[in-house]
RNA sequence: GCUCGUGUAGUGUAGCGGCCUAACACGCCUCCCUGUCACGGAGGAGAUCGUGGGUUCGAUUCCCAUCGCGAGCG
Repeated sequence: GCUCGUGUAGUGUAGCGGCCUAACACGCCUCCCUGUCACGGAGGAGAUCGUGGGUUCGAUUCCCAUCGCGAGCG
């Protein structure tokens, strides 16, 4: 340099055009339970989906550019 993959709550993932006001697990906060902690139970906060454009009535999802990370080729 070229090609491919990937980027979504603190962490790991799901979702792949409308039913999404974005789900799950762990973590975090509050309450219950307990003599205390842990376990268990109930509830809650937290992501404008890397960034910027485009397509569409509608984009996390499709297209383009760009940035980060990974792999392959030269």
A computed fold for a 74-nucleotide RNA from a Minisyncoccales bacterium, annotated as transfer RNA. It matches the Rfam family "tRNA". It is annotated as a transfer RNA. About the family: Transfer RNA (tRNA) molecules are approximately 80 nucleotides in length. Model confidence (mean pLDDT): 81 of 100.